[in-house]
Molecule: SAM riboswitch aptamer (S box leader)
Organism: Chlorobium sp.
RNA sequence: CUAUCAUCCAGAAAGGCGGAGGGACUGGCCCUGAGAAGCCUUGGCAACCUUCAUCGCAAGAUGAGAGGUGCCAAUUCCACCCGGAAUGAGUCCGGGAAAGAUGGUGG
Numbered sequence: 001c002u003a004u005c006a007u008c009c010a011g012a013a014a015g016g017c018g019g020a021g022g023g024a025c026u027g028g029c030c031c032u033g034a035g036a037a038g039c040c041u042u043g044g045c046a047a048c049c050u051u052c053a054u055c056g057c058a059a060g061a062u063g064a065g066a067g068g069u070g071c072c073a074a075u076u077c078c079a080c081c082c083g084g085a086a087u088g089a090g091u092c093c094g095g096g097a098a099a100g101a102u103g104g105u106g107g
Stems, first nucleotide, its partner, number of pairs: 001107008013042005021031003026079003043072003048068002050065006076099001080096006
């Protein structure tokens, strides 16, 4: 980089350096000199892979841990399509798609 599978309405921030952007993309809306991005330190969340225990013929289930990742504004911030709420706007609800993120496996 790519294929595929799973998950994405829960959860979790302080300090130092830095000095104007950031939230992937476009539109909206938001965050930001009461300090953005980035880097570093410390802390935390979670449990995909994983370790251990118990149960099980097995597939696997439950519990405990935290070695490899990941994450710590807003649902992946929202949108797009279909349906519903007597409805044109607006709003809400349900379902779905695309793109993306993270992890596992393969190339």